[in-house]
RNA sequence: CAAGUAAAGGGCGAUGGGGUUCGCCCCAAUCACCGCCGCAUAAGGCGCGGUUGAUGACCCCUACCGGUAU
Numbered sequence: 001c002a003a004g005u006a007a008a009g010g011g012c013g014a015u016g017g018g019g020u021u022c023g024c025c026c027c028a029a030u031c032a033c034c035g036c037c038g039c040a041u042a043a044g045g046c047g048c049g050g051u052u053g054a055u056g057a058c059c060c061c062u063a064c065c066g067g068u069a070u
Stems, first nucleotide, its partner, number of pairs: 009026005016061006032051005038046002
């Protein structure tokens, strides 16, 4: 100096917050789906248009959408 492991801690799981729990990550985990054009052309990425969802899962709050009643 690098790698691995353990403990503690923190973070992440397509749109906000809290609780519980599961999984993942240690600079990574993560950044949805559909259609079209061009670049590219194995993949990936960029551009335009469209669709659903505020959860990884359960519950609650907030925002949004739809319906009903006052």